[in-house]
RNA sequence: CUGUCUGGUUCGGGAGACAUUGAUCCCAAUCAAGGCCGAAGGAGCAACCGCCUCGGAAACUCUCAGGCAAAAGGACCGUAUCGGACAC
Repeated sequence: CUGUCUGGUUCGGGAGACAUUGAUCCCAAUCAAGGCCGAAGGAGCAACCGCCUCGGAAACUCUCAGGCAAAAGGACCGUAUCGGACAC
């Protein structure tokens, strides 16, 4: 330098579900009530994988958390860039 894996940053894309009811109230805010969503995070089962006496594991499942106008956030995908580990 290159390759593989992986972490961060930048920009772009990015779904779902009550503008529900009552009270306070400028309110889409706060508290309570009931109803819902799954793609922050978390947890569970598991195909499968591995260094196989043990481990790693999902976009599946659960909704603890989070969310249910807009905004914000958002798994994941792409762009650019900065690292780390290993190999050559």